[in-house]
This is a predicted structure of an 87-nucleotide RNA (c-di-GMP-I riboswitch aptamer) from a Eubacteriales bacterium. Model confidence (mean pLDDT): 89 of 100. Its Rfam family is "c-di-GMP-I riboswitch aptamer". Gene Ontology term of the family: cyclic-di-GMP binding. Taxonomically the source falls in Eubacteriales (Bacteria, Bacillati, Bacillota, Clostridia).

RNA sequence: AAAUGAAAAGGGCAAACCUGUCGAAAGACGGGGACGCAAAGCCACGAGUCUAAAGCAUUUUGUUGCUAUGAUAGUCGGGCUGCCAAA
Numbered sequence: 001a002a003a004u005g006a007a008a009a010g011g012g013c014a015a016a017c018c019u020g021u022c023g024a025a026a027g028a029c030g031g032g033g034a035c036g037c038a039a040a041g042c043c044a045c046g047a048g049u050c051u052a053a054a055g056c057a058u059u060u061u062g063u064u065g066c067u068a069u070g071a072u073a074g075u076c077g078g079g080c081u082g083c084c085a086a087a
Base pairs, nucleotide, nucleotide: 004085005084012037013036017032018031019030020029021028022027035074041080042079043078045077046076047075048072049071050070055066056065057064
């Protein structure tokens, strides 16, 4: 230094759920709360998944379908960075 993740130290993050705010929604953020996480730190680049406001199409005027420019990094891959340390 690379790969890897046993033991330990210092610590870190925070699912569900409750609550407030924002949002058309998915969801995000703050507070509480811990299921878990060695990248559960950062980046929507590829794939997946969720939503469908606007738009387009449809319509029996009730709708229905398509669509990401929205979201997800705690779905997977990839990129960048990072604490500790044995075999």